[in-house]
RNA sequence: UACUUAUCCAGAAAGACCGAGGGAAAGGCCCUAUGAAGUCUUAGCAACCUAUACACUCUUGAUGUAAAAGGUGCUAACUCCUAUCCACAUGAAGCGGAAAAGAUAAGUG
Numbered sequence: 001u002a003c004u005u006a007u008c009c010a011g012a013a014a015g016a017c018c019g020a021g022g023g024a025a026a027g028g029c030c031c032u033a034u035g036a037a038g039u040c041u042u043a044g045c046a047a048c049c050u051a052u053a054c055a056c057u058c059u060u061g062a063u064g065u066a067a068a069a070g071g072u073g074c075u076a077a078c079u080c081c082u083a084u085c086c087a088c089a090u091g092a093a094g095c096g097g098a099a100a101a102g103a104u105a106a107g108u109g
Base pairs, nucleotide, nucleotide: 001109002108003107004106005105006104007103008102013042014041015040016039017038021031022030023029026082027081028080043075044074045073048071049070050069052066053065054064055063079101084098085097086096088094
């Protein structure tokens, strides 16, 4: 960097340094000197992978539950919302589903 599969309306922040941006991209709408982004420390969330216990099965495996030691990830707003398509509805604003794009995990080249 490309591809495959799964998930994405839940959850979880304080401190130090620094000092103006940030929310992927366009539009919107937000966050931000009551301190953005970044770095570090500590804490937490979650349960994708590994390991563990139990149930089922019983050869392994698969599945479910528990737990949270290790590897990732995450800790404003539904992936912050929208764009394309379909359905419904309205005077209008809308509303539901799917896609595209993206993020994360595991795997493959």